[in-house]
């Protein structure tokens, strides 16, 4: 560097659901909780889905796919 995530190690994140708060809403944040995840870390750049609105629009989702940036481990 490639490749992989090992009957390995260190650990990490946390779906649904419940509670509280915020938002018209999609949804977000915190606590509980684990279905899963080798980028389920970050970025709305392309596609997609969703919300609001209908004049242009304004938003949400990174745990839908692609892309970009960064990063842990080392069986092969």
């Nucleotide at each position: 560097g490639a490749c992989g995530g090992a009957g390995a190690a260190c650990g990490c994140c946390a779906a649904a659901c419940c509670u509280g708060c915020c938002g018209u809403g999609a949804g977000g944040c915190a606590g509980g909780g684990a279905c899963g995840g080798a980028a389920a870390g970050c970025c709305a750049c392309g596609g997609g889905u969703c919300u609001u609105g209908u004049g242009c629009g304004a938003g949400a989702c990174a745990g839908c796919c692609g892309g970009g940036c960064c990063g842990c481990c080392g069986a092969u």

Notes
c-di-GMP-I riboswitch aptamer from a Desulfobacteraceae bacterium, 76 nucleotides, folded computationally. NCBI's taxonomy places the organism under Bacteria, Pseudomonadati, Desulfobacteria, Desulfobacterales, Desulfobacteraceae. The sequence was found by an Rfam model in a public genome assembly. The model forms 100% of the base pairs in the Rfam consensus.